[in-house]
RNA sequence: UUCUUAUCCAGAGCGGUGGAGGGACAGGCCCGAAGAAGCCCGGCAACCAGCGAGGGAGAAAACCGAGCAUGGUGCCAACUCCUUCUGUACCACGCAUGGUGCAGGAAGAUAAGAA
Numbered sequence: 001u002u003c004u005u006a007u008c009c010a011g012a013g014c015g016g017u018g019g020a021g022g023g024a025c026a027g028g029c030c031c032g033a034a035g036a037a038g039c040c041c042g043g044c045a046a047c048c049a050g051c052g053a054g055g056g057a058g059a060a061a062a063c064c065g066a067g068c069a070u071g072g073u074g075c076c077a078a079c080u081c082c083u084u085c086u087g088u089a090c091c092a093c094g095c096a097u098g099g100u101g102c103a104g105g106a107a108g109a110u111a112a113g114a115a
Base pairs, nucleotide, nucleotide: 001115002114003113004112005111006110007109008108013041015040016039017038021031022030023029026083027082028081042076043075044074047072048071049070050068051067054064055063080107085104086103087102088101089100090099091098092097
């Protein structure tokens, strides 16, 4: 870098440092000197590893496993901040078209695995 699978409406600081940017891209709309990014500390969560009450007919092994939060990641404004494509239901409308909801796709993010 590519592919596969799962998840993406919950959660997380009135700290230190830093000093102008940030929210992937585009268009919007926002956040930011009442202090952005980054870094440190702190926290959230439970994907992987680990541990694991217990389950099962049984001694072990294998298997299932509430839970724990030790390790590896991740995350800590706004639904992935919103929208882009397709189908469908309803509404508005003379048409074109627009709006809302639902289902799916694309793009993206994270984890685990594979090439």
Predicted 3D model of a 115-nucleotide RNA (SAM riboswitch aptamer (S box leader)) from Coprothermobacter sp.